[in-house]
The RNA shown here (SAM riboswitch aptamer (S box leader)) has 107 nucleotides and comes from an Anaerolineae bacterium.
It matches the Rfam family "SAM riboswitch aptamer (S box leader)". Clan: SAM clan. Rfam's curators write: The SAM riboswitch is found upstream of a number of genes which code for proteins involved in methionine or cysteine biosynthesis in Gram-positive bacteria.
Of the family's consensus pairs, 97% are formed in the model.
Its mean pLDDT, the model's own confidence on a scale to 100, is 84.
RNA sequence: CACUCAUCAAGAGCGAGGUAGAGAACUGGCUCGUUACACUCGCGGCAACCCCCGAAGCAUCGGGAAGGUGCUAAAUCCAGCAGAGAUCAUUCUCUGGCAGAUGAGAA
Numbered sequence: 001c002a003c004u005c006a007u008c009a010a011g012a013g014c015g016a017g018g019u020a021g022a023g024a025a026c027u028g029g030c031u032c033g034u035u036a037c038a039c040u041c042g043c044g045g046c047a048a049c050c051c052c053c054g055a056a057g058c059a060u061c062g063g064g065a066a067g068g069u070g071c072u073a074a075a076u077c078c079a080g081c082a083g084a085g086a087u088c089a090u091u092c093u094c095u096g097g098c099a100g101a102u103g104a105g106a107a
Base pairs, nucleotide, nucleotide: 003105004104005103006102007101008100013043014042015041016040017039021032022031023030026080027079028078029077044072045071046070049068050067051064052063053062054061055060076099081096082095083094084093085092086091
């Protein structure tokens, strides 16, 4: 890198360094950022995938947070492809898909 499964509208930030970009990539939009982005480090926090305890025939449900990950602006920020609906129209809404992220597994 590629494969399988599950989830993705909830939740949770300060400090130090750093210095102009950031929101995965492309296009378009929108937004964040010198009241300091990205990134690095420290200390917190959130959540509950793995994990632990209990119940249950399975599915699953309730509780926990020591450990392994993850996350800590905005729905995965929104759209892009297909279909449906509303609207005179601009446009809006819904469903699915694509792509992506995270975890667990498999190879």